This is a predicted structure of a 73-nucleotide RNA (transfer RNA) from a Phycisphaerales bacterium. The coordinates come from a structure-prediction model, not an experiment, and the mean pLDDT is 80. NCBI's taxonomy places the organism under Bacteria, Pseudomonadati, Planctomycetota, Phycisphaerae, Phycisphaerales. Its Rfam family is "tRNA". Rfam describes the family as follows. Transfer RNA (tRNA) molecules are approximately 80 nucleotides in length. It is annotated as a transfer RNA. The RNAcentral record of the sequence draws on ENA.

Formats: sequence, structure tokens, C1' cells
RNA sequence: GGUCGCGUAGCUCAGUUGGUAGAGCACCUGACUUUUAAUCAGGCGGUCUUGGGUUCGAGCCCCAACGCGAUCA
Repeated sequence: GGUCGCGUAGCUCAGUUGGUAGAGCACCUGACUUUUAAUCAGGCGGUCUUGGGUUCGAGCCCCAACGCGAUCA
């Protein structure tokens, strides 16, 4: 340098042919317990990497950039 794949919550990831963004863990509060842990209930948390385009509507489709990985040379 060419080709392909992936960027979504603090972390690991889902999001089923475009229609109000979710789970687990973590964190916070409460219950239980002599205390901790465990368990149970509730809560917090996202400008979906960036910029454009298409569309009534984009995490999803198109283009470019950036980052990471794989592969070919």
C1' cells in the first nucleotide's frame, strides 16, 4: 500500500429485512443479617467513533475520514 471485518452504558456484548436504544457484570439506595458476603427489590448510566448523504423517519442503508483487528504483498 491492496482487500475484508469491527467501533453501541464504566466493562463484555445484543439490537431479528429503517419506526421512542437493551441485557449481564459493575456502581448507588433499600430490605434481610450482630457485621460482611450472598440473596431479593428498586435506581443511575448512551450526543450509537466523526462528518456528510438518502428518507416522513437512520444504531441499521450510501460516501468519506479516524481508530482497532485479520489477511495479501
RNAcentral records the identical sequence in 3 taxa.